Molecule: small-subunit ribosomal RNA
Organism: uncultured euryarchaeote
C1' cells in the first nucleotide's frame, strides 16, 4: 500500500478514456495585518542596448606641477609593485575524462602564506611625468631637450640545469628518484626604506593552497545509422609544453575501432539536489553549493605564478555610434533601466554599519559582491475579521436592544538602525467601529425533484450527459454545500496505472507464438572428488564536501526560519575470513546425448522402368433424327450423317474400389505396380564413447497455391475473352465455347484461415476407453508371418479427475505445476499505409512511421427479438375440398382527394373507413357570415352638480332602444383602468385518471425453499407420451405454490317436484260471458342427469385414445360470460374526470343565415339486380323476441293510395302493433324483356315554427346501368352458410345501418403445415428503437 464514472437489455472480462491526491507556470474574481525565504526575464530572442555606478590600492619605492597655518601636512599626474585570472553574470555550445566517484603523476607547476638554511659585493646607461615645438575636427599622435628608483643592464659570489662515469645507503610493487664522489658544458641572484619597532629582497630545500595531464567504473534516445577511419592505429627518431602523448614533424610498418553498438543523428551543460511515490521507479534539473563552458559570432596573441583574459590587445565578419569624410569608438549571459519578444517576472533606491575580497606596516580606501529599504496574492507559517445577555420572527439564522473586550486600527514617547521603516517597551483615543470571498448542488462527488426564465434555441459539460413547454443538469433568484485570505480556470509533471510488469502482466478465441527446420555469437546446462577463491555472504579501514533530508536539543512570543550534535547517505578503494552454491582447473561416473547390432512398419524424398480404366481425337462397321443442356430454355452440335453401339490406333493428364479420427514427414506435403539410390523414427540389446546438451539474436536452406523468365507438352478442366440465358440493369451466379495456366524440365517469387488460430527443450501432476508399430507372457489351434487375452514401449484419437480459466474450454499430446532460452503485444481508427533502406525481371515481399481524429474498439458468455436455419404441435380472422360473395353497375353510406366564406374536428395494415355520431332540415354544431350579450371578488378613478338602466318618436340595419339624435321614468353604485375570475368540443391521449381495442378464436407468465453459474441467469416451466390447455401422466436437482386454462355463473336440449293468473282446455256445466279443472302446453323456481361411470382394441398396469352399449345428450352436448403477467408512449383531452399552457370581452355565451349534404376522381362497406329454383296477379298456411300513454290503436266511415275522420280497450302472460319465403292456380317463354328499377316530370300525402339549399310516404308517366364482373380478395365445418321476413335503438319525420328475433335450411372436410400466422424446443447473429433492426457502396 484505496477506488469511483464510461463500451451492454443485463453479465464476466479484456482494454483505454475520464475523476478524486500532491506539485510548477500563467491567469480570472476576491483581497486586513505581521514573520521567515537559497522566490521573481529560466523557459520566447545567448535578441539589441540610452544613461549612471560595477576595481582599485600603495607616499614605509620614486619623480614632481600645485596648495598650505611653512614644523609638517594635503595632493593632480606619471615612472615603479600588488590586483585586476577572484567577486559576479548566464547555460549558448558540448554525449566529452564535460560532470561524478575511486586510482595514477616514478610525466608536472604553484604569486602572495608557513618553515629550515644562506644571502645582499661592485658598477653602467636610459626613460615618463615635466619643458618646448609639431600633426588631427576627435581618438590620439610625432619630434628635441632634462631627470629618479625596489624600473632596466653589466661583472662577481652562492646557485641552477644538462650530460657521462663510479659507489651503494634510503623509498618503492618497479629507479630512470633521492643521496655521495669525480669531470665537463650552459646559464648565472639580490633593493632598498625607515619614526629604528619593523616592513621589505635575492638563492636553495621542504609544507600548504590552488591547478595541469592521464586512466578505472557510472549515468540519454536512435538500427528507418552497420560498418567507420589516412595522423587514422602503431614503432624509430626530432621540434613543442610545467609536463606525458601524432600534440606536430620525417621516414617505416597495415593497422585500429565495431552488434558489450563502432561510425553517423538528434537532444541535452555535468552532479550535490527537486517534484511525486509505500517502495522499485518515473519525470525534472533556472535559484544554493562544486564543477565545466561561454561573455555579439569567429581566430590569434601579449603581459604573467595563473588568461588565451566580460569591463586586456589585434585581426575577420554582421550590428550600431561619432565625423571636419581624412578618420576614430562600442559591446549590460555585471547592478539599476530601456526596447523586442511573449501567456510570463521588480527600483534607473540607501550603505559599506555588519560578513568578506583587493591593496596598505597601520590608520584607512575601494567594492551594484554583499548589508538594507521599496514593489509582486511568489512559496511557507502565524494572527484577525468579535464576545455575552434579553427579545421578536417564517428559528442550524435573522433583525433589533443593553453591556464586554481591544488582538488589531489611530496618535504621542522612549529604544532599535550607518539612516531609516518595521519590531519591542510605554501611555492616550473611539457607540465594533476599518477587515469576506471563490467555487459548487444530475452522476462520479458533499450540497435543492425550491420559484421564475428559455425550448435541441441560447447555452453547459473534465467522462457520461444535459437542453425539441412542467430543465434538482442552461440564465436569474432564494436556500444549501465545500474550502477560506483565498478560490477557480488553463498548460506540464508524478502518483492512481500490476496500462512497460526488476519486485510485478500477457501472447488458442480479446492486441500478441516467426511457415518450418539447421545453426553463428549470446544465455542456461547432470552425478561426483579435489584444489582455487572470481563471483558471494560476513568482519574491518578508507572515502561518499556543505547545504538537503531523518532524530534529538536549543534561539526568535509560537511556528516558518535558524543553530547544535547524532545518524542516513545502497553504488567506490583497500585488509581480513567462510567455502554451501555458481564460475574457473584438473579428475572419474553413467542416467542426458551419440554410436553399433538385430528384427520388423511406413502414400518419406529422389531416379527410371511398367500397367490401368475413363476421356478425348482418328479411322473401319452398324444405325436414323435429333443430340446436348436446363427450374425452364437458348445458344451449340447434327443430313458433307451426329448422339448412340461395336472393332482398332494415337494422345495427355490422372490413379476409383482397398482408405480407415490409419501411416509418414520439420512444415509446406505424400496415395497404382517393379526396381535402384537416398534419409529419418520407433522397439530389442548385460556392446561401445562419456556431458559431447538445451534454446537460439543475426545467418542459412525448405516451402501449397498462384504469379514470372526459358524451353517442351497440351486429353480433360479452365482465370481472360465470345456467345446463351436471368435480370430494372447483370461487366456475375446458370448454360454452350474458349486463351493463358494447369502437366515436364531448368531458375525466379517467398506468400496463405502456411491453424492446434497453441514455438522449442526438460521435469512433476488421479484415471478410463479406442488404434497403430514392436516387445514380453500366457492361451487356442487348421501349425500360417495364424487368432484371442493381458503387461512394457513409443505414437495417435475419444472421455474426463485435480488444477487452470473471463468463459467457451483445456486437462499426461495441458492452455496445470516448476526450470531454460527464442519471437512478439501494450486503446480503435489512420495503416500493415508514407517515407527511407534492402530482396526480386516484374506483381511485389520484409523492415515500418507521424499528423490528423476517435469513446470506445473488442473477448466469452446471458435474455429476447429475428432467419428466403431446422424439428415438434395448433388456427376456416391459415390451406386443403365444398357453398356463397366482394373486385363490373345503379344506388346508399362513410373515408381520401379537390373545391369552398366554411365544407367543425378525431379515428389511418390486421386493430380507420354504415367507426366516435345507432338516419347533422332549425336545433345538434364543435365551422362560416353577420348581430347581440358577459367581468364574482379587490384597488383606483367617476358619481344626489344624477352612475347604471328601462322608454315613445326618428335615424341606422336583412331585423331589433344593439346603437345614434331629443325627450321621459326610476334612483345607486358604476367595466373607464388595473388586477382576479366564470366559461372555453381552445392545445397536449407523448403530463393523466377511467373506459376501451388489440396481441388473445393464444397457453402462457410468475413465486418460495433448495440445487448449478464469478455473473447476467438457469433449473424449476426440460423430455417421452398425451390434451382445447404448462390438461395429465411417467422420468428427472429438484420439491411445492400462485395468476392463467379448467372449474364457475347464463340460455339452451331431456325429465321430475313444486305452483296456476292475465296462461292452458282433455274433461263436466252454461246459449254466451265464464264457472270447475291444472292432465297437457305454458310459465319460473328447486332438483335429477353425462363421470371415459361400464365393454373391447391400442397404449407402459399410466395419462388418455379408437369403436361400442345404453342414453334426451358422450367424451368440454351447443352457445355466451369472465379471459392472466404484460406489450402496443394503440384509440379518447370531443362523454365525463384531471394537470400544465392559451383565450378571456374573446378561443366565452345567445340569435338569424349558411356549412357538415359541395364534385374532374380514388378507396372500403353494403343494398338492388342482371332473371324462369324467377317475375306478375289471385287464392290460402305458419313465428318468436319485443314496444306502447305528447304513445299503441282494434272496430267503423271516406279516398285509388299515401292517408284522413271518428273511436272501444291497453301503464299490459289481460289490450293493441304483426310476417315473409311457403303451398295452390293462372300466364310470360329467353327478350335489354311483363327482367332490373336508377334518374326525371306531374299530382297528392304526413311529420315539423320552417321540407329551396336537404325529409319520407303514394299515384300515374319516365324506363339509364346492368345479361354474373381482370388482378386480387372475404366469409363460413350445422340448426352453420345461404335465404326470408319481424321487432327493438336512433326518432316530430325519416333505415339499405346497428342490435336482436324466429321461419326455411345445405355442400364439403374429419386433414395438412405449402401460403398466412402462433406456440414450444433448437441453432447462427455484428440485432437490443430488437430485419420497418444493423450497414456498406456511389
Nucleotide at each position: 500500500u484505496u477506488c469511483c464514472g464510461g463500451u451492454u437489455g443485463a453479465u464476466c472480462c479484456u482494454g483505454c478514456c475520464g475523476g478524486a491526491g500532491g506539485c510548477u507556470a500563467c491567469u480570472g474574481c476576491u483581497a486586513u495585518u505581521g514573520g521567515a525565504g537559497u522566490u521573481c526575464g529560466a523557459u520566447u530572442a545567448a535578441g539589441c542596448c540610452a544613461u549612471g555606478c560595477a576595481a582599485g590600492u600603495c607616499g614605509c619605492g620614486g619623480g614632481c606641477a600645485c596648495c598650505u597655518u611653512a614644523c609638517g601636512g594635503g595632493g593632480a599626474c606619471c615612472c615603479g609593485g600588488c590586483g585586476a585570472a577572484c567577486u559576479g553574470c548566464u547555460c549558448a555550445g558540448u554525449a566529452a575524462c564535460a560532470c561524478g566517484u575511486g586510482g595514477a603523476u616514478a610525466a608536472c607547476c604553484u604569486a602572495c602564506c608557513c618553515u629550515c638554511a644562506g644571502g645582499a659585493g661592485g658598477g653602467g646607461g636610459a626613460u615618463a611625468a615635466c619643458c618646448u615645438c609639431g600633426g588631427g575636427a576627435a581618438a590620439c599622435u610625432g619630434a628635441g631637450g632634462a631627470u629618479a628608483a625596489u624600473a632596466c643592464c653589466c661583472c662577481a659570489u652562492a646557485g641552477g640545469u644538462u650530460c657521462a662515469g663510479g659507489g651503494a645507503a634510503c623509498u618503492g610493487g618497479a629507479a630512470c628518484g633521492u643521496c655521495c664522489c669525480u669531470a665537463a658544458a650552459c646559464u648565472c641572484a639580490a633593493a632598498g626604506u625607515u619614526c629604528c619597532g619593523g616592513c621589505g629582497c635575492c638563492u636553495g630545500a621542504g609544507g600548504a593552497u590552488g591547478g595541469g595531464u592521464c586512466u578505472g567504473c557510472g549515468g540519454c534516445c536512435u538500427a528507418u545509422c552497420a560498418g567507420g577511419u589516412u595522423g587514422u592505429a602503431g614503432u624509430u627518431g626530432g621540434g613543442g609544453u610545467a609536463a606525458u602523448g601524432g600534440c606536430c614533424c620525417a621516414a617505416c610498418u597495415a593497422g585500429c575501432c565495431u552488434a558489450c553498438g563502432a561510425c553517423g543523428g538528434g537532444u541535452a551543460c555535468g552532479g550535490g539536489c527537486g517534484a511525486u511515490g509505500g517502495g522499485a521507479g518515473u519525470c525534472g534539473a533556472a535559484g544554493c553549493c562544486c564543477g565545466g563552458a561561454g561573455a555579439u559570432g569567429g581566430a590569434u596573441u601579449c603581459u604573467g605564478a595563473g588568461a588565451c583574459a566580460c569591463g586586456a590587445a589585434u585581426c575577420c565578419a554582421g550590428g550600431c555610434c561619432c565625423u571636419a569624410c581624412g578618420g576614430g569608438g562600442c559591446g549590460c549571459a555585471g547592478c539599476a533601466g530601456g526596447c523586442g519578444c511573449g501567456a510570463a517576472a521588480a527600483c534607473u533606491u540607501c550603505g559599506c554599519a555588519a560578513u568578506g575580497c583587493g591593496c596598505g606596516c597601520a590608520a584607512g580606501c575601494g567594492c551594484g559582491a554583499c548589508g538594507a529599504g521599496g514593489g509582486a496574492a511568489c512559496u511557507c507559517c502565524a494572527a484577525g475579521u468579535g464576545u455575552c445577555u434579553g427579545c421578536g420572527c417564517a428559528a442550524u439564522g435573522c433583525g433589533u436592544a443593553g453591556a464586554c473586550u481591544g488582538u488589531u486600527c489611530u496618535c504621542c514617547a522612549g529604544u532599535c538602525u550607518a539612516a531609516a521603516a518595521a519590531g519591542c517597551u510605554g501611555g492616550a483615543g473611539g457607540u465594533a467601529g476599518g477587515a469576506a470571498g471563490g467555487g459548487c448542488u444530475g452522476g462520479g462527488u458533499a450540497a435543492g425533484a425550491c420559484g421564475g426564465g428559455u425550448g435541441c434555441c441560447a447555452g453547459c459539460c473534465g467522462c457520461c450527459g444535459c437542453g425539441g413547454u412542467a430543465a434538482u443538469a442552461c440564465c436569474c433568484g432564494c436556500a444549501g454545500c465545500u474550502c477560506g485570505a483565498g478560490u477557480g480556470g488553463u498548460a506540464g509533471c508524478c502518483a492512481c496505472u500490476a496500462u512497460u510488469a526488476u519486485u510485478g502482466g500477457g501472447u488458442c478465441u480479446a492486441a500478441a507464438g516467426c511457415a518450418c527446420c539447421c545453426g553463428u555469437a549470446g544465455c542456461c546446462g547432470g552425478c561426483u572428488u579435489a584444489g582455487c577463491a572470481a563471483a558471494u555472504g560476513c568482519c574491518u579501514g578508507g572515502g561518499g564536501a556543505a547545504a538537503u533530508c531523518g532524530g534529538a536539543u536549543a534561539g526568535c512570543u509560537c511556528a516558518a526560519c535558524u543553530a547544535u550534535u547524532c545518524g542516513a547517505a545502497g553504488u567506490c578503494c583497500g585488509g581480513g575470513u567462510a567455502g554451501a552454491c555458481u564460475a574457473c582447473u584438473a579428475g572419474g561416473c553413467u542416467u542426458g546425448g551419440g554410436a553399433c547390432c538385430g528384427a520388423g512398419g511406413g502414400a518419406a524424398g529422389c531416379u527410371a522402368g511398367a500397367g490401368g480404366u475413363a476421356c478425348u481425337u482418328g479411322u473401319g462397321g452398324g444405325g436414323u433424327a435429333g443430340c446436348g443442356g436446363u427450374a425452364a430454355a437458348a445458344u451449340g452440335c447434327u443430313g458433307u450423317a451426329a448422339u448412340c453401339c461395336c472393332g482398332c490406333a494415337g494422345g495427355g493428364a490422372c490413379c476409383a474400389u482397398c482408405a480407415g479420427u490409419g501411416g509418414c514427414g520439420a512444415a509446406g506435403g505424400c496415395g497404382u505396380c517393379u526396381a535402384g539410390c537416398u534419409a529419418a523414427a520407433g522397439c530389442g540389446g548385460c556392446u561401445c564413447c562419456g556431458a559431447c546438451g538445451g534454446u537460439g539474436a543475426g545467418g542459412g536452406g525448405u516451402g501449397a497455391a498462384g504469379c514470372c523468365c526459358u524451353g517442351g507438352g497440351g486429353c480433360g478442366c479452365a482465370a481472360a475473352c465470345c456467345g446463351g440465358a436471368u435480370u430494372a440493369g447483370a461487366u456475375a451466379c446458370c448454360c454452350g465455347g474458349g486463351u493463358a495456366g494447369u502437366c515436364c524440365a531448368g531458375g525466379g517469387u517467398g506468400u496463405a484461415a502456411a491453424c492446434g488460430c497453441u514455438g522449442c527443450c526438460c521435469g512433476u501432476u488421479u484415471g478410463a476407453u479406442g488404434u497403430u508399430a514392436g516387445g514380453c507372457a500366457u492361451u487356442c489351434c487348421a501349425c500360417g508371418a495364424g487368432g484371442g487375452u493381458g503387461c512394457c514401449u513409443a505414437g495417435u484419437g475419444u472421455c474426463g479427475u485435480a488444477g487452470a480459466g473471463a468463459a467457451g474450454u483445456u486437462g499426461u499430446u495441458a492452455a496445470a505445476c516448476g526450470g531454460g532460452c527464442c519471437a512478439c503485444c501494450u486503446g480503435g481508427g489512420g495503416a500493415g499505409u508514407a517515407c527511407g533502406g534492402u530482396c526480386g525481371c516484374a506483381a511485389g515481399g520484409c523492415u515500418g512511421a507521424a499528423a490528423c481524429u476517435u469513446a470506445a474498439a473488442g473477448g466469452a458468455a446471458u435474455u429476447g427479438g429475428c432467419g428466403g436455419g431446422g424439428g415438434a404441435g395448433c388456427a376456416c380472422c391459415g390451406c386443403a375440398a365444398c357453398g356463397g360473395g366482394u373486385g363490373g353497375a345503379g344506388c346508399g353510406u362513410g373515408c381520401g382527394g379537390u373545391u369552398c366564406a366554411a365544407u367543425u374536428g378525431g379515428a389511418u395494415u390486421c386493430a380507420a373507413c354504415g367507426c366516435c355520431g345507432g338516419a347533422a332540415a332549425u336545433c345538434u354544431u364543435a365551422c362560416c357570415g353577420g348581430g347581440g350579450g358577459c367581468g364574482a371578488c379587490g384597488g383606483a378613478c367617476u358619481u344626489a352638480u344624477g352612475a347604471a338602466g328601462g322608454c315613445c318618436a326618428g335615424g341606422c340595419u336583412g331585423a331589433u332602444g344593439a346603437c345614434c339624435u331629443u325627450g321621459c321614468c326610476u334612483g345607486a353604485u358604476u367595466c373607464u383602468c388595473c388586477g382576479a375570475g366564470a366559461g372555453g368540443u381552445g392545445g397536449u391521449g407523448c403530463a393523466u385518471g377511467g373506459c376501451c381495442a388489440u396481441c388473445g378464436a393464444c397457453a402462457g407468465u410468475u413465486c418460495g425453499u433448495a440445487c448449478c453459474g464469478u455473473g447476467a441467469g438457469g433449473c424449476g416451466u426440460u423430455c417421452u407420451g398425451u390434451u382445447a390447455a404448462g390438461u395429465c401422466a411417467g422420468a428427472c436437482a429438484a420439491c411445492g405454490a400462485a395468476c392463467g386454462a379448467g372449474a364457475c355463473c347464463c340460455c339452451u336440449a331431456c325429465c321430475c317436484u313444486u305452483a296456476g293468473u292475465u296462461g292452458c282446455u282433455a274433461c263436466u256445466c252454461g246459449u254466451a260471458a265464464g264457472a270447475g279443472g291444472c292432465a297437457c302446453u305454458c310459465u319460473a323456481a328447486g332438483g335429477g342427469g353425462a363421470c371415459u361411470g361400464c365393454c373391447c382394441g391400442c397404449g407402459c398396469u399410466a395419462a388418455g385414445u379408437g369403436g361400442g352399449a345404453g342414453g334426451a345428450a358422450g367424451g368440454a352436448g351447443g352457445g355466451g360470460g369472465c379471459c392472466a403477467c404484460g406489450g402496443u408512449a394503440g384509440g379518447u383531452c370531443a362523454g365525463u374526470a384531471u394537470g400544465c399552457c392559451c383565450c378571456g370581452a374573446a378561443u366565452c355565451c345567445c340569435c338569424c343565415g349558411g356549412g357538415c349534404u359541395a364534385c374532374a376522381c380514388g378507396c372500403g362497406c353494403g343494398c338492388u339486380a342482371c332473371a324462369a329454383a324467377g317475375g306478375a296477379c289471385g287464392g290460402g298456411a305458419c313465428a318468436a323476441u319485443g314496444g306502447g300513454u305528447c304513445c299503441c290503436a282494434a272496430c267503423a266511415c271516406c279516398g285509388a293510395g299515401a292517408g284522413g275522420u271518428g273511436a272501444a280497450g291497453g301503464c299490459a302472460a289481460u289490450c293493441c302493433c304483426g310476417a315473409a319465403a311457403c303451398c295452390c292456380g293462372u300466364u310470360c317463354a329467353u327478350a335489354g324483356u311483363u327482367c332490373g328499377g336508377a334518374u326525371c316530370g306531374u299530382g297528392g300525402g304526413c311529420u315539423g315554427a320552417a321540407a329551396c339549399u336537404c325529409g319520407c310516404c303514394c299515384a300515374c308517366g319516365u324506363g339509364a346501368a346492368g345479361c354474373u364482373g381482370g388482378a386480387a380478395u372475404c366469409c363460413g365445418u350445422a340448426g352453420u352458410a345461404a335465404u326470408c321476413g319481424c321487432g327493438g335503438g336512433u326518432c316530430a319525420a325519416u333505415a339499405u345501418c346497428c342490435c336482436g328475433c324466429g321461419g326455411u335450411g345445405a355442400a364439403u372436410a374429419c386433414g395438412c403445415c405449402c401460403c398466412u400466422g402462433c406456440u414450444c424446443c433448437u441453432u447462427g447473429c455484428a440485432c437490443a428503437c430488437a430485419c420497418c433492426g444493423c450497414c456498406c457502396g456511389u